[in-house]
RNA sequence: GAUAGAGGCGCGUUUCACAAAAGUACCGCCGGGCCAGGAAUGCCGGUUCCGUUUUGGAGCCCGCCGGAAAAGGGUGCAACGCCGAAGAGCACAGGAAUUCGGCAGCUCCGGCUCUGGUCAGUUGUCCAAACAGGAAGUUGACUGUCAUCAUUGCGAUAUGAUGGAGAGCUAUC
Numbered sequence: 001g002a003u004a005g006a007g008g009c010g011c012g013u014u015u016c017a018c019a020a021a022a023g024u025a026c027c028g029c030c031g032g033g034c035c036a037g038g039a040a041u042g043c044c045g046g047u048u049c050c051g052u053u054u055u056g057g058a059g060c061c062c063g064c065c066g067g068a069a070a071a072g073g074g075u076g077c078a079a080c081g082c083c084g085a086a087g088a089g090c091a092c093a094g095g096a097a098u099u100c101g102g103c104a105g106c107u108c109c110g111g112c113u114c115u116g117g118u119c120a121g122u123u124g125u126c127c128a129a130a131c132a133g134g135a136a137g138u139u140g141a142c143u144g145u146c147a148u149c150a151u152u153g154c155g156a157u158a159u160g161a162u163g164g165a166g167a168g169c170u171a172u173c
Base pairs, nucleotide, nucleotide: 001173002172003171004170005169008083010082011081012080013079014078016076017075018074026067027066028065030063031062032061033060034059037050038049039048040047042103043102044101045100086115087114088113089112090111092110094109095108096107116143117142118141119140120139121138122137123136126134127133145164146163147162148161149160150159151158
């Protein structure tokens, strides 16, 4: 350097089903209220469209009735790809996409940094309809791996303690 492996409630993706989201958003009828601005876009500029009779469906809000979703997230089976699997953070003079233009946003691809893995508690916060769940910090437990030390043992090994990190560890060439 190449190849192949191990850790286990192991990681990720996708289809399907289910619950929930929710009788919510939204649409329509009726009634009422506010208002001169409003919409196309998260912000700015430009452009276009609608309205400007306060008697106003341009726009917004409330109530009754009728109709009525979806995404993201979750649970379960299965399939597929795998063992930095993967996740997160930063917003980096990066690129792509989005636009009429610019900026922002992290959507994607890269970049840098951190995390061996799993579980639970806790903190506030972000996403979210959510008390579900995820992420981050933190505190513990369990577990795998290597190193060091001690004990056991002829040895292999086994037990315990301490410490490190996957750019690691084991095997073969």
RNAcentral holds the sequence, with entries from MGnify. This is a predicted structure of a 173-nucleotide RNA (Lysine riboswitch aptamer) from uncultured Harryflintia sp. Model confidence (mean pLDDT): 76 of 100. It matches the Rfam family "Lysine riboswitch aptamer". Rfam's curators write: Riboswitches are metabolite binding domains within certain messenger RNAs that serve as precision sensors for their corresponding targets. Allosteric rearrangement of mRNA structure is mediated by ligand binding, and this results in modulation of gene expression. For this family Rfam cites "An mRNA structure in bacteria that controls gene expression by binding lysine" (Sudarsan et al., Genes Dev, 2003).